Predicted 3D model of a 118-nucleotide RNA (SAM riboswitch aptamer (S box leader)) from a Candidatus Sericytochromatia bacterium. Its mean pLDDT, the model's own confidence on a scale to 100, is 84. The sequence was found by an Rfam model in a public genome assembly.
RNA sequence: AUCUCAUUUAGACCGGCUGAGGGACUGGCCCUUUGACGCCGGGGCAACCUUUAGAGUUAACCCCUCUGAAAAGGUGCCAACUCCUGCAGAUGCCUCAGCCGCAUCUGAAAAAUGAGCG
Repeated sequence: AUCUCAUUUAGACCGGCUGAGGGACUGGCCCUUUGACGCCGGGGCAACCUUUAGAGUUAACCCCUCUGAAAAGGUGCCAACUCCUGCAGAUGCCUCAGCCGCAUCUGAAAAAUGAGCG
C1' cells in the first nucleotide's frame, strides 16, 4: 500500500516567506495578487489512541461494552455539511398516462481522519 472497524451538517487564528493557482477526482459552484495553496513560528479547536473515574459483564481480576473527566503524550484539524454532485431506491411536482427533468429523503460508492493487521 491493501484490508477491518469507527467517525465525518459542531468547533478553531495571528504573523513571516513565497508568488498562481487551489477546493482528492467528474460536473457544478466557490476561494484567490484585498496574496489563496504551500512552508516556517506562535496560537487555538477537538477528543480517535493514550491517562483516568463510575456502571455493566464475571466467583473475582483482566479483556470487552456504555457513560463521564482531564488535555501532559501520539495523531488530526483551524472557508463553505466530506462545499454540492456522481450509483441505486422511495416520495412529490410535471403529464391523459409514461419517459425525461426538478426537488426532498434513504442507502451505498468514493474520499478524509483515527485505531489495528500489515